[in-house]
RNA sequence: GCUGAUGUAGCUCAGCCGGUUAGAGUGCCUGCCUCACAUGCAGGAAGUCGGGGGUUCGAGUCCCUCCAUCAGCA
Numbered sequence: 001g002c003u004g005a006u007g008u009a010g011c012u013c014a015g016c017c018g019g020u021u022a023g024a025g026u027g028c029c030u031g032c033c034u035c036a037c038a039u040g041c042a043g044g045a046a047g048u049c050g051g052g053g054g055u056u057c058g059a060g061u062c063c064c065u066c067c068a069u070c071a072g073c074a
Stems, first nucleotide, its partner, number of pairs: 001073007010026004019057001028044005050066005
């Protein structure tokens, strides 16, 4: 340099053929429980869906471009 894959909550990931409010596990916070911790139970917060642009009535999802990481080729 070329090609491909991936990028969604702090972390690991799901999200179907574009459609209603963006979700799960884990972690974190609060309360209960306990002498205390852990476990358990209840509740809660946390996301400009990597950045920008485009198509569309409507984009996490489709298209273009850029960035980051990984793999292959040279």
A computed fold for a 74-nucleotide RNA from a Tissierellia bacterium, annotated as transfer RNA. It matches the Rfam family "tRNA". Rfam classes the family as a transfer RNA. Lineage of the source: Bacteria > Bacillati > Bacillota > Tissierellia. It was read from a public genome assembly.